[in-house]
Molecule: RNase P RNA; transfer RNA
Organism: Burkholderiales bacterium
RNA sequence: GAAGCUGGCCAGACAGCCGCUGCGUAUCCAAGCGAUACGGAGAGGAAAGUCCGGGCUCCACAGGGCAGGGUGACGGUUAACGGCCGUCCGUCGCGAGACGAGGAACAGGGCCACAGAGACGAGUCCGCCGUGUGCAGCGCGCGAGCGCCGCUGCGGCGGGGUGAAACGCGGCAACCUCCACCCGGAGCAACACCAAGUAGGCAAGCGCUGACGCGGCCCGCCGAGCUUGCGGGUAGGUGGCUCGAGCCUUGGAGCAAUCCAAGGCCUAGAGGAAUGGCUGUCGGAGCGCUCGUCGCUCUACAGAACCCGGCUUAUCGGCCAGCUUCCCUU
RNA sequence: CUCGCUGUAGCGCAGCGGAGAGCGCGCCUCGUUCGGGACGAGGAGACCGAGGGUUCGAUUCCUUCCGGCGAGACCA
Numbered sequence: 001g002a003a004g005c006u007g008g009c010c011a012g013a014c015a016g017c018c019g020c021u022g023c024g025u026a027u028c029c030a031a032g033c034g035a036u037a038c039g040g041a042g043a044g045g046a047a048a049g050u051c052c053g054g055g056c057u058c059c060a061c062a063g064g065g066c067a068g069g070g071u072g073a074c075g076g077u078u079a080a081c082g083g084c085c086g087u088c089c090g091u092c093g094c095g096a097g098a099c100g101a102g103g104a105a106c107a108g109g110g111c112c113a114c115a116g117a118g119a120c121g122a123g124u125c126c127g128c129c130g131u132g133u134g135c136a137g138c139g140c141g142c143g144a145g146c147g148c149c150g151c152u153g154c155g156g157c158g159g160g161g162u163g164a165a166a167c168g169c170g171g172c173a174a175c176c177u178c179c180a181c182c183c184g185g186a187g188c189a190a191c192a193c194c195a196a197g198u199a200g201g202c203a204a205g206c207g208c209u210g211a212c213g214c215g216g217c218c219c220g221c222c223g224a225g226c227u228u229g230c231g232g233g234u235a236g237g238u239g240g241c242u243c244g245a246g247c248c249u250u251g252g253a254g255c256a257a258u259c260c261a262a263g264g265c266c267u268a269g270a271g272g273a274a275u276g277g278c279u280g281u282c283g284g285a286g287c288g289c290u291c292g293u294c295g296c297u298c299u300a301c302a303g304a305a306c307c308c309g310g311c312u313u314a315u316c317g318g319c320c321a322g323c324u325u326c327c328c329u330u
Numbered sequence: 331c332u333c334g335c336u337g338u339a340g341c342g343c344a345g346c347g348g349a350g351a352g353c354g355c356g357c358c359u360c361g362u363u364c365g366g367g368a369c370g371a372g373g374a375g376a377c378c379g380a381g382g383g384u385u386c387g388a389u390u391c392c393u394u395c396c397g398g399c400g401a402g403a404c405c406a
Base pairs, nucleotide, nucleotide: 001326002325003324004323005322006321007320008319009318010317012282013281014280015279016278017277018276020042021041023039024038025037026036027035028034044301048312049311051310052309053308054307055306056187057186058185059184063219064218065217066216068183069182070181071180072179073087074086075085076084077083088102089100090099091098092097103178104177108176109175110172111171112170120168125160126159127157128156129155130154136152137151138150139149140147141146142145191239192238193237194236201230202229203228204227205226206225213221214220232405233404234403246265247264248263249262250261251260252259253258283299284298285297286296287295288294289292331402332401333400334399335398336397337396340355341354342353343352348386357373358372359371360370361369379395380394381393382392383391
């Protein structure tokens, strides 16, 4: 210098003007969560997909069994996880590194297309070895009942060939299954409260011999209403709701994930849904020419909706750190 | 916001891990007819929504995305 690998960080900056949504204070008032003024706050690294895991709420303060689902080397971490960290093993890469659902095929069932003789029950296509009458058949030889010189048969095989796999306790468990461990269900449209309104109705079915409910079945619990259709009414408000497994800095333990301690901070809470728009200057990228203190265009992906921890996916342009391979120079 | 279903020729659908991915309608060519339809014969048209994995082998099994469709307010 070139080509890469891994990890972390930023997500254009500043100023002015006009707005929007909460909060606090003050004032006004026709008294309604109203208006005005001031102050302060106002999207993300993924807020996304909803793929995992938890908190929270209700259903027995959540129970037993079956069924069902998930995970799977070993150890650690955590509220929990299929996440993360470390180590081993396997595959790929020259390498830094990347990827891996990575238990069991002597518990059992199933499958193994094509090729191949043969796909797990047995079997011999080409070849090799053995046996050689103590078995058989055929050929050959002769001294005629022996020779074992051949072939077949018989027994065996570390070779060839087919295939992912070839007789070896074969391959497949992201086929059933077995083993170990984990999982009750629903979801903020959960749930609680207030207000308004009516024909507080009719019909059918089920139900104290226990309905409905606790995802399915059985047990167990509960204890009086439930389901469907027709008809009717409201489509409003409040809480849940943002202080939390929270963020920052420093120190310590640990290889690391992570944990502990001290100090500091408060950082959206909307609800037909705010977080925006314009102008100027400076950055960055591209294009153009008359090459300048120039002009034009663009400036990613995308946007909270109960809250967190992960994973995955999208993403303009950069910055930092560590490492690898090759080339050049000394 | 939450939950569920689905993707295979132009359309509607089948499809046991090993098929040349099949059926009906449609399309094209030829025959028949004066011409059209119907009928007969022949044919084309799909990389099974996309990527990755398991497996010897994937439309099928697993996983991650993409698209389409549907359900869910309350009171009596």